[in-house]
RNA sequence: UGGGACAGCCAGGCGGCCGCGCGUCACGCAAGUGGCUCGAGGAACGUCCGGGCUCCACAGAGCGGGGUGGUGGGUAACACCCACUCGGGGUAACCCGCAGGCCAGUGCCACAGAAAACAGACCGCCUUGAUCGCGUGUGCCUGCACAGGCGAUCAAGGUAAGGGUGAAACGGUGGUGUAAGAGACCACCAGCUUCCCGGGUGACCGGGAAGGCUAGGUAAACCCCACCCGGAGCAAGGCCAGACAGGGCACGUUUGAGGGCUGCUCGCCCGAGUGUCCGGGUAGGCCGCUGGAGGGUGUCGGCAACGGCAUCCGUAGAUGGAUGGCCGCCUCUUCCCUGCCGGUAACGGCUUGGAAUGACAGAACCCGGCGUAUCGGCUGUCCCAUCCG
Numbered sequence: 001u002g003g004g005a006c007a008g009c010c011a012g013g014c015g016g017c018c019g020c021g022c023g024u025c026a027c028g029c030a031a032g033u034g035g036c037u038c039g040a041g042g043a044a045c046g047u048c049c050g051g052g053c054u055c056c057a058c059a060g061a062g063c064g065g066g067g068u069g070g071u072g073g074g075u076a077a078c079a080c081c082c083a084c085u086c087g088g089g090g091u092a093a094c095c096c097g098c099a100g101g102c103c104a105g106u107g108c109c110a111c112a113g114a115a116a117a118c119a120g121a122c123c124g125c126c127u128u129g130a131u132c133g134c135g136u137g138u139g140c141c142u143g144c145a146c147a148g149g150c151g152a153u154c155a156a157g158g159u160a161a162g163g164g165u166g167a168a169a170c171g172g173u174g175g176u177g178u179a180a181g182a183g184a185c186c187a188c189c190a191g192c193u194u195c196c197c198g199g200g201u202g203a204c205c206g207g208g209a210a211g212g213c214u215a216g217g218u219a220a221a222c223c224c225c226a227c228c229c230g231g232a233g234c235a236a237g238g239c240c241a242g243a244c245a246g247g248g249c250a251c252g253u254u255u256g257a258g259g260g261c262u263g264c265u266c267g268c269c270c271g272a273g274u275g276u277c278c279g280g281g282u283a284g285g286c287c288g289c290u291g292g293a294g295g296g297u298g299u300c301g302g303c304a305a306c307g308g309c310a311u312c313c314g315u316a317g318a319u320g321g322a323u324g325g326c327c328g329c330c331u332c333u334u335c336c337c338u339g340c341c342g343g344u345a346a347c348g349g350c351u352u353g354g355a356a357u358g359a360c361a362g363a364a365c366c367c368g369g370c371g372u373a374u375c376g377g378c379u380g381u382c383c384c385a386u387c388c389g
Stems, first nucleotide, its partner, number of pairs: 001385010012330007020039002023036005041360001045371002048369005053233004060266004065229005070084005085099001086097004100224002105222002107218003122163002124159011136147005171189006190214001192211008237287004246278006258270004294313008332358001333356004339350004
């Protein structure tokens, strides 16, 4: 200097005029008027997880259902975060992983191929037999006998080393052996099983010995295993005011109607009025509603996530739903013009002036995460390449 990886922060500023909302102060009988502080986000979006809080409710068991899935920590908790292990990608910094089990069982692996799970012989190799052809040797009565060789076809048997198919073919290399082969046997290696030693909290890592020779992939297939799980939700749930109009049917009052505890079952509990149909009234106000597992700074512990201690701050609370509009200046970004510098050029940097633009997007009980969208800017650490000292 260039390229990359990871993490953090910001999300325009100042002033004026007019217009809003909560709170508070002052004035006012009241309506209201005036002053002052404060007034949307990094995601407020998605509603995908986990909670706080509220009610069922004073509490259970089983089945079913759901969630998670390497180990150890963090946290109120989690499918989140941190660290590590293993596997994969990358030269690396780093990134990704639905990361327990296929030797519990049941499935699936198209087409091709002989054969896709305890499978299997298409080509090929070997042996035997039959037929045919070629040619050799010996003997002898010169065309016969015997011996054996090569090739082709068919049949029977052996084989899984070589070749082929496929994403994948029942270990690999070298040898012994065989009629030809084959873990049939041997040496080394990989894998699997068992045992032992060392390190580590652990997942796991390193090493040694023995054994049988070797049992594919897929659980992000059903399933098995381990751990965890009440339900509903602020339209939760309370308080106040006000208005109205009751009637029919069924069951029941301890021989228990109806209801609750998740979906079912058991069990337990409440219970004198319930269930259902037709009809009438109300939709107002207040609380919940903002001091929270809150934030900042310093320090200590910890590799870290995070936690302890001390101190400081008080930062929206609406309810058809507030925070807006205009002007001026500055700043950021983009484009055009002028000039200067570097450069062969493309282009880059700075500068005068002008113009334009402003991403994604909007609280509604609150919080911790994750996912998604996004104009731009700043800071730090690390890796690689090249050059200079």